[in-house]
RNA sequence: UUAUUUCUUUGGGGACAGGUGAAAUUCCUUACCGGCGGUAUAGCCCGCGAACACAUGAUAUAUGUGCCGAACAGGUGUGAUUCCUGUGCCGACGGUUACAGUCCGGAUGUGAGAAGAAAGCU
Repeated sequence: UUAUUUCUUUGGGGACAGGUGAAAUUCCUUACCGGCGGUAUAGCCCGCGAACACAUGAUAUAUGUGCCGAACAGGUGUGAUUCCUGUGCCGACGGUUACAGUCCGGAUGUGAGAAGAAAGCU
């Protein structure tokens, strides 16, 4: 200095609110939350991950394919759908005396990735 390999650590937040009701943190009102990389600072621009479905596989927490939500207007600026102002919108699966982004569960899981150490190369 750096292709690569191995290992370690780390890696998701948010209602004990009010109302109705026999029953709701699920409905209504109000409130609150926002993984990772890129880019002028991003939940809603591009991409990735998780979840979910199917197939393979033969049990691995594996591989592949599919699926994969949501924003506009104005302003500043060389540059921003990222900042500022205003008004909006979105949120897996299973469970539940009643429909869930916020409760419980798979999950002390998985994981994009982040940091560090060693080996190795020059």
This is a predicted structure of a 122-nucleotide RNA (FMN riboswitch aptamer (RFN element)). Its Rfam family is "FMN riboswitch aptamer (RFN element)". Rfam's curators write: The RFN element is a highly conserved domain that is found frequently in the 5'-untranslated regions of prokaryotic mRNAs that encode for flavin mononucleotide (FMN) biosynthesis and transport proteins. Its mean pLDDT, the model's own confidence on a scale to 100, is 80.